[in-house]
RNA sequence: CCGUGCUAGGCGGGGAGGUAGCGGUGCCCUGUCGCUCGCAAUCCGCUAUAGCGAGGCCGAAUCCCCUCCUGAGGGACCUCGGCCUGUGGGGUCAGCCCGCCGCGCGCGGUGCUGAUGGCCCGGGUCCCGUGCGACGUCGGUCCGUGAACCAGGUCAGGUCCGGAAGGAAGCAGCCUUAAGCGGUGCCCGGCGGGCGUGACGGGAGCUCCCGGACCGGAGCCGCCGCUCGGCGCAGGCGCCCGCGGGCCCGUCUCGAGGGAGGGUGCACGG
Repeated sequence: CCGUGCUAGGCGGGGAGGUAGCGGUGCCCUGUCGCUCGCAAUCCGCUAUAGCGAGGCCGAAUCCCCUCCUGAGGGACCUCGGCCUGUGGGGUCAGCCCGCCGCGCGCGGUGCUGAUGGCCCGGGUCCCGUGCGACGUCGGUCCGUGAACCAGGUCAGGUCCGGAAGGAAGCAGCCUUAAGCGGUGCCCGGCGGGCGUGACGGGAGCUCCCGGACCGGAGCCGCCGCUCGGCGCAGGCGCCCGCGGGCCCGUCUCGAGGGAGGGUGCACGG
C1' cells in the first nucleotide's frame, strides 16, 4: 500500500418554551430531503457516556470527531439615533392644517353682432281715484204654497120665490187667485267694504333687478387653481413635561446550512 472480517461512531440539525438538569413528543427555523415500529404535556424517558425498548443499514472516511471563517433564523437589552402610534397635563411665540383679504400667474367663460362706465325712458315696488270682476245683502223676475164665512169661477145635494115654465142666493167639493210665507242656479236693478286688478287716469319712489334708446370704445366675470404677502385665532398636529406600545438601526448571545484546515482504530492474509 492492497484485500477480508470487525469495533468506536453514524443513519438530520438548531432556536424558544418546559425542566433541578439532559433528551424527546408539541411550536418555529433550516435543508445535502435524511431507516422502521411503540411511548409521551397538569407528558414520556433518563442522570453528566443524561430519550428508552424492539428491529434494520452504513462503517474508519464525501459520510465519524475537533478548530476557524461565513451565516438563514431565534432570544435578551434598547442607553443614544430615526419613524409610526396610544394616553395625561401645559402652551399659543412661531411652522403646518384652517378662515378672511390682496398683488402676480394660469385656466375657463363672455365681449367690436359693442365690455366696464355715463345718461335718459319704461316696467317690477307703493299710494289715490274711476271702471271691471268677485263676494255679501235687498228688491225685481220666476217657482211653490196660500182664504170654514167676510176673494173669484163652477156650484151636486139641500134652501127660497113661482101654479108651472123658470128664476135667485149659495154650503161642501173642484179649479183659480190676493196679501202673506218659502225658495230663487241664470237674468235685471239698488246698496256695501280690512276683496282682487292684467283696463284707464293721477302721484311717489328708483338701493337693487329686467327691457329699451343714446354717448363712448376694451374690458368684465368665475375657479375648494398655483406662488407670494398680510391678518386672525376655535380646534387638531408639530412644540414642552410625563407614562406606555410597535418597527428599523445598534450591542450581546445561541445558531441550521455552507467553506477551509486538522484528527481517529482492532484482527488476519498478501
A computed fold for a 270-nucleotide RNA from a soil metagenome, annotated as Bacterial large signal recognition particle RNA.
It matches the Rfam family "Bacterial large signal recognition particle RNA". Rfam links the family to the GO terms signal recognition particle, plasma membrane targeting and SRP-dependent cotranslational protein targeting to membrane, signal sequence recognition. By type it is a non-coding RNA gene.
RNAcentral holds the sequence, with entries from MGnify.
The coordinates come from a structure-prediction model, not an experiment, and the mean pLDDT is 75.